[in-house]
Context: one part of a larger RNA
RNA sequence: ACUAGCUUAGGGAAUUCGGCAAAUUAGUCCCGUACCUUCGGUAUAAGGGAUCCCUGGAUUCGUAUCCGCAUGGGUGCGAUUUCAGGGCUCAGUGACAAAGAUGGUCCGACUGUUUAACAAAAACUUAACCUUCUGCUACGUGGAAACGCUGUGUAUAGAAGGUGACAUCUGCCCAGUGCCAGUACUUUAAGCCUCGUUCCAACGGGGUGAAGAGCUGGUAAACGGCGGGAGUAACUAUAACUCUCUUAAGGUAGCGAAAUGCCUUGCCGUUUGAAUGACGGCCUGCAUGAAUGGUGUAACGAGAUCGUCACUGUCCCAAGCUAGAGUCUC
Numbered sequence: 001a002c003u004a005g006c007u008u009a010g011g012g013a014a015u016u017c018g019g020c021a022a023a024u025u026a027g028u029c030c031c032g033u034a035c036c037u038u039c040g041g042u043a044u045a046a047g048g049g050a051u052c053c054c055u056g057g058a059u060u061c062g063u064a065u066c067c068g069c070a071u072g073g074g075u076g077c078g079a080u081u082u083c084a085g086g087g088c089u090c091a092g093u094g095a096c097a098a099a100g101a102u103g104g105u106c107c108g109a110c111u112g113u114u115u116a117a118c119a120a121a122a123a124c125u126u127a128a129c130c131u132u133c134u135g136c137u138a139c140g141u142g143g144a145a146a147c148g149c150u151g152u153g154u155a156u157a158g159a160a161g162g163u164g165a166c167a168u169c170u171g172c173c174c175a176g177u178g179c180c181a182g183u184a185c186u187u188u189a190a191g192c193c194u195c196g197u198u199c200c201a202a203c204g205g206g207g208u209g210a211a212g213a214g215c216u217g218g219u220a221a222a223c224g225g226c227g228g229g230a231g232u233a234a235c236u237a238u239a240a241c242u243c244u245c246u247u248a249a250g251g252u253a254g255c256g257a258a259a260u261g262c263c264u265u266g267c268c269g270u271u272u273g274a275a276u277g278a279c280g281g282c283c284u285g286c287a288u289g290a291a292u293g294g295u296g297u298a299a300c301g302a303g304a305u306c307g308u309c310a311c312u313g314u315c316c317c318a319a320g321c322u323a324g325a326g327u328c329u330c
Stems, first nucleotide, its partner, number of pairs: 002324007010316002014314001019311001027051005036041001038165001052087007060079008088092001100309007107301002112124002128163007140149003166296004171226003176223002178219005185214003191208006227245005254288001255285001266282006
């Protein structure tokens, strides 16, 4: 010096990417409990007191006995709750066991599941919402087939896909790509009919002709998409307003330097002695935006992030002790 433990005066996060690690708290009884809330919760919220032994009093219950076994009372034993007085220790859940607490913000509603052996999460699932297919010898699916599964079920059912509790909403676009429907007409394979050369064959011409495509419509909780340039108000600035190019339509409600913002440590405020942090605003959104869901949200979370109190060898700044391993000497 190392590994595993233990204890440290004063300070108390100054350490560090970050309180990582450690410490604090802890059981039971009594009192007392805020904001918020889906009125269920939050909640063991927070915070405070008690806890051992002896004696005495009282409460409730069981049981035995006595007062005439009388509903009432006395006494004994056992259990229970509680008050008072006294005793001892620094310390009474004295060991073991046994929550640190709280306030913002983000994400995901929740319980649950997952990368056996570097990831437990904001990922997956979920109830709920929506769409599509399917009338039963169903759709879908396994098999070469026979025959199965779904299902001895029957649209309040089954299959497939998307979103993801709840609240509040879910705007515009069908031009493209899909899907669905229609179709007098156009195109069109084989087959069939028919014609050609004296006959046969081959070949050629004409007619008929399905699906598909063309054509006409529909459909976005289908895949997806949702502009630019000028001018204008009696300070300035800005532009409700006007003009213009252009598209299928030009981003609505919301939210917004965001898990999304390049410039950027944006600007303002709060928090600090000091903040590229956090939170609240603003909107100039490089490149937000509505079931590829938007915005809120109580409860929940070994999730992410920022504070406060308590606590501490994380640190100031080290020291000592115990055990082990190692090294050296004998």